[in-house]
Predicted 3D model of a 1387-nucleotide RNA (small-subunit ribosomal RNA) from a metagenome. Model confidence (mean pLDDT): 83 of 100.
RNA sequence: UGGAACAACAUCGCGAAAGCGAUGCUAAUACCGGAUAACAUCGAGAUUUUUUUUGGAGAUUUUGAUCAAAGGCCGCCUCUGAUUUAAGCGGUUGUUUAAAGAUGAGUCCGCGUACCAUUAGCUAGUUGGUGGGGUAAAGGCCUACCAAGGCAACGAUGGUUAGCUGGUCUGAGAGGAUGAUCAGCCACACUGGAACUGACACACGGUCCAGACUCCUACGGGAGGCAGCAGUGAGGAAUUUUGCGCAAUGGGGGUAACCCUGACGCAGCAACGCCGCGUGAGUGAAGAAGGCUUUCGGGUCGUAAAGCUCUGUCAAGUGGGAAGAACGACUUGGUAUUUAAUAGAUAUUAGGUUUGACGGUACCACUAAAGGAAGCACCGGCUAACUCCGUGCCAGCAGCCGCGGUAACACGGGGGGUGCAAGCGUUAUUCGGAAUUAUUGGGCGUAAAGGGCGCGCAGGCGGUUAUGCAAGUCAGAUGUGAAAGCCCGGGGCUCAACCCCGGAAGAGCAUUUGAAACGGUAUAACUUGAGUAUGGGAGAGGGAAGUGGAAUUCCUGGUGUAGAGGUGAAAUUCGUAGAUAUCAGGAGGAACACCGGUGGCGAAGGCGACUUCCUGGACCAAUACUGACGCUGAGGCGCGAAGGCGUGGGUAGCAAACAGGAUUAGAUACCCUGGUAGUCCACGCAGUAAACGUUGUUCACUAGGUGUAGCGGGUAUUGACCCCUGCUGUGCCGUAGCAAACGCAUUAAGUGAACCGCCUGGGGAGUACGAUCGCAAGAUUAAAACUCAAAGGAAUUGACGGGGGCCCGCGCAAGCGGUGGAGCAUGUGGUUUAAUUCGACGCAACGCGAAGAACCUUACCUGGGCUUGACAUCUGCGGAAUAUUUUAGAAAUAAGAUAGUGCCUGUUUACAGGAGCCGCAAGACAGGUGCUGCAUGGCUGUCGUCAGCUCGUGUCGUGAGAUGUUGGGUUAAGUCCCGCAUCGAGCGCAACCCCUAUCUUCAGUUACCAUCAAUUCGGUUGGGGACUCUGGAGAUACUGCCCCGGUUAACGGGGAGGAAGGUGGGGAUGACGUCAAGUCCUCAUGGCCUUUAUGUCCAGGGCUACACACGUGCUACAAUGGGUUGUACAAAGGGUAGCGACCUCGCGAGGGGGAGCCAAUCUCAUAAAGCAAUCCUCAGUUCGGAUUGGAGUCUGCAACUCGACUCCAUGAAGUUGGAAUCGCUAGUAAUCGUGGAUCAGCAUGCCACGGUGAAUACGUUCCCGGGCCUUGUACACACCGCCCGUCACACCAUGAGAGUUGACUGUACCAGAAGUUGUUGGGGUAACCUUCGGGGGCCAGGCACCUAAGGUAUGGUUGAUAAUUAGGGUGAAGUCGUAACAAGGUA
Repeated sequence: UGGAACAACAUCGCGAAAGCGAUGCUAAUACCGGAUAACAUCGAGAUUUUUUUUGGAGAUUUUGAUCAAAGGCCGCCUCUGAUUUAAGCGGUUGUUUAAAGAUGAGUCCGCGUACCAUUAGCUAGUUGGUGGGGUAAAGGCCUACCAAGGCAACGAUGGUUAGCUGGUCUGAGAGGAUGAUCAGCCACACUGGAACUGACACACGGUCCAGACUCCUACGGGAGGCAGCAGUGAGGAAUUUUGCGCAAUGGGGGUAACCCUGACGCAGCAACGCCGCGUGAGUGAAGAAGGCUUUCGGGUCGUAAAGCUCUGUCAAGUGGGAAGAACGACUUGGUAUUUAAUAGAUAUUAGGUUUGACGGUACCACUAAAGGAAGCACCGGCUAACUCCGUGCCAGCAGCCGCGGUAACACGGGGGGUGCAAGCGUUAUUCGGAAUUAUUGGGCGUAAAGGGCGCGCAGGCGGUUAUGCAAGUCAGAUGUGAAAGCCCGGGGCUCAACCCCGGAAGAGCAUUUGAAACGGUAUAACUUGAGUAUGGGAGAGGGAAGUGGAAUUCCUGGUGUAGAGGUGAAAUUCGUAGAUAUCAGGAGGAACACCGGUGGCGAAGGCGACUUCCUGGACCAAUACUGACGCUGAGGCGCGAAGGCGUGGGUAGCAAACAGGAUUAGAUACCCUGGUAGUCCACGCAGUAAACGUUGUUCACUAGGUGUAGCGGGUAUUGACCCCUGCUGUGCCGUAGCAAACGCAUUAAGUGAACCGCCUGGGGAGUACGAUCGCAAGAUUAAAACUCAAAGGAAUUGACGGGGGCCCGCGCAAGCGGUGGAGCAUGUGGUUUAAUUCGACGCAACGCGAAGAACCUUACCUGGGCUUGACAUCUGCGGAAUAUUUUAGAAAUAAGAUAGUGCCUGUUUACAGGAGCCGCAAGACAGGUGCUGCAUGGCUGUCGUCAGCUCGUGUCGUGAGAUGUUGGGUUAAGUCCCGCAUCGAGCGCAACCCCUAUCUUCAGUUACCAUCAAUUCGGUUGGGGACUCUGGAGAUACUGCCCCGGUUAACGGGGAGGAAGGUGGGGAUGACGUCAAGUCCUCAUGGCCUUUAUGUCCAGGGCUACACACGUGCUACAAUGGGUUGUACAAAGGGUAGCGACCUCGCGAGGGGGAGCCAAUCUCAUAAAGCAAUCCUCAGUUCGGAUUGGAGUCUGCAACUCGACUCCAUGAAGUUGGAAUCGCUAGUAAUCGUGGAUCAGCAUGCCACGGUGAAUACGUUCCCGGGCCUUGUACACACCGCCCGUCACACCAUGAGAGUUGACUGUACCAGAAGUUGUUGGGGUAACCUUCGGGGGCCAGGCACCUAAGGUAUGGUUGAUAAUUAGGGUGAAGUCGUAACAAGGUA
């Protein structure tokens, strides 16, 4: 400056709905054409030479082509126009183009960003180039062609896991863990794919497709996406209200009013966290009541409560009551601009009005009232805090150690206490402690840990001097390091938490300026590291070839005859068919005696007769040369004992497997006889060992001493030794230092440097799976589940050893006598019983408690009684005590009767009180031989009368501990001597005590009697004090003396003297401790139990039973004896409810009388064996005396169960004792008798006494026990220890497993929606052009490529599950053996 439409709308139609279709009308800042075009893009021309590989690229300039727009609202009318619209002007808002700034986004690059190598190779658009396409934009971003690249041990690829960061938690820090809230970034929006629109999306509340799911449906078809705010369901141990408001802050739209805002501001729920406050304060001792406890006195809760005096936070009630509000809008004034204008508009300024979800909230005042407001965990140690009851390895606790089996500070409850406190505990998780992954800040000889050894790529590290550079390094500056947070200083909520303001700090990164010592790099040099050359000697260094002798075996021959061989002993085996033995000859294989030596060589494995050839390394000496050439070494490569495997040889001896013989419970072993692989050689494989110095390689430094191997130097000598000294190797000892200790110590395990390997509790496990290697065997690499609270190292003290040394003991040996066989006695077990009461059980229970069971004892059984009791104390009442007696009864006892009234004191004297005794009543209590000796005291046994056991001090050691106490001698002895880092001491030993042996002295009665006298002939009497003896005091014996040995010792051997000689003999005496030894039944005692019974009384029974077994004894089996007769000599004891002489009776036990004696007086009381004589003559007897019958005696209340003794008769077994086992060393064993305790009676037992009176001891090898030293130890409940494996059973996790079933993923192929792009477009088509025919453009539709879901086939990774199977782990008492720890019984 033009134009064409299409919604809304109207009409009609389809559909259940969602929705859709047809026709018609219309506007725009929607759409389209044209004009203008600075910039931009493209093309053309010119200038310049900035650059250049001479193609071009860049700069300046001229010119052509292409590309844009939109108005709306308000106001004014001076010019134009005037009817109005309009034009114009002004303002405002939009539109178009260009530029600049700011902000944001896209894209690219460096660095950083989890674990697994049991993921080592990955990659075809892959890497690069050229052309083209595509994008806002570089680029394989896409496409065609070309090249063959790219990534990876500094970890590619694959797998698993995970949003990243500021920050948060923890930590001294370095670190470790973590990524809620808040903030930044990324990703996503039901799952997968895709584009459209747009400034921005491949889009949470948009579109299309596919899928799963849900919903609606008229079955035709449709709809949906809370990982927005609330809310629901599900899941889960667990996480809130379907609230109020846009008042504030912020955002979007709008000129504005205003609208929207589950952002946000508030409220609600949750002790989820942080912070603050309260639940009261003062006083108050009768230390109340009550609880708990108690030693019964008390203590404690506890000033706690009550009481008295106060205060008023929170909660309650009443009343008042904010800030958060400023914009904006409206309105009233002022000023300025515009204007003709004091109008209007705009701007600005002053005042007024209006706006509060929270909320009548915060806050304030008043009222009343201590009133409404404390819990949780813990109390054995770690760890602050203790007692009672209950329970009784039960119930239970437990973070670790662990607690609980009858006195639980550990369980449960009570009381008390401790710690936190509106919370407290538990659970889970992270960091810390943890130097327990060690950068700060660890280790590797033996605790876990050095690769079996070398060569060597990468890598790490690297000698001296000079110069340059400046990437490492250091210093300065600048920028960044968001805010919040942390830290510091202020401020605001009454404080605080919390919030606000300001500051500081900040590793790193980037840029820049400088320094140049160190490290690096470049250049130049050096010689000391390293190497080369020359001359020497040493060597089982390696490889190949040859040679040798001794021995074993076999073969042949000779001699020769009956055995050989082998063992702990045997046998298998060989041998009369001639072995073994011996001589000669021969064959064959393997190994190399002596030398030979912590000697040599080699990287390690390893290497041993001699000779030759080839060959590696080290060492020494002296000079010359090269000039850092070096060290280490992940991967890699090579070597690598024995045994094993493959192919082919060889095979004498030895010898797995195997066979046989032995041994043994067995013996698949140890021992023996055989014997095949193998051992040997060649060529391959294998690749491991306690491949060890359990010690990686290299370099430097740090006292020495003494051997040895190789090669040198020096002094000296005629020479050889000797001596001094250097380098290299190989040993021992040792300082500093190190080390847990042991130990190492110039050959380091010391002090430093470089590099590599390896370790991180024990078991599972060097295993499974996977991978690599291998012929196999197998090797290398290498987990987890599960399970335990240890496993381990070094050293210490003990104990133990089928380890060693020394020593002792009636331990063995040498002897004597027994037991075990018989009968009996006695005790025990067992059995029996109503009961056979209980205890003691290897030595160290069993003639024991018990020094004495008919009743009693007595504890047991049966039966009959009692219940404050048989016994003790207290209270009240009554009574003298007591004696005699009756009835019932088995007795206890019950019921009676009679006699009898005491002692002391007082006065109130017809009485009262007290002591003792008796009875009754009530309760406190008595009682218990009931349990626990494993709650205890005391006492005892035992090792053991063994010589040990300890302490103080000092020293050594980190320590446990050691030393002393060990050593050399010696002793009965830890006895003594000597030595000694010990010096001393204690308990033990010994001695002191008692008996005994000798003597002296004193004293002599009941003892004694030499001398004297008497005599009844008896020490009887006188007498004596001598002797014996008695009992007091003393003496004696000490290795004192001599000789010898010995360390001039201790001490030992011998001798003298002496009664006695080396502790004279005997006794008493029992160290520290061990055995949970014995005893609750001597006694005492804690706790528990019982209380008309588990107490107590009584009668009877039992403890005394009897198929059996054992212990301890007695008597015997006979002649060393038995019987008979005669005859001699003790000691020590006992005795008055007693011993009892003597007489008498009896065969006798004993009876009847009865002197004497309270004992050196009397008595028990004759001792016996012995001696003398005689008989018996070897036998079941003249042995032996059991058993049984008869008759008696004594004791006693009573001898039936159940006593002892006597007499007569009877006359068993037994003829010296199997295996085995006991005692004893001198006045002992053996043998003989005597006494005593207990006791009425009862002794073969026990305790004591004397008589007679031996044998033997070489000796310490062995059995047993013990002491000291040493050694090993996996033992410490201590060898009666510890401990291994199979099998059986239960449970648990794991591996394999025919398979089955999921998840993820690779490859190949099929198919392919939507969609972009390309192409086609015969169908359709408003804008533009048109010559009106049409063209251009566009669209539907078709095709192509790509492609999601889907499908087929085939792989990979990973999970779950499975019949069965394998090993592993755990489990209170299973089975079989005994492998390991000691010399573990075969190292």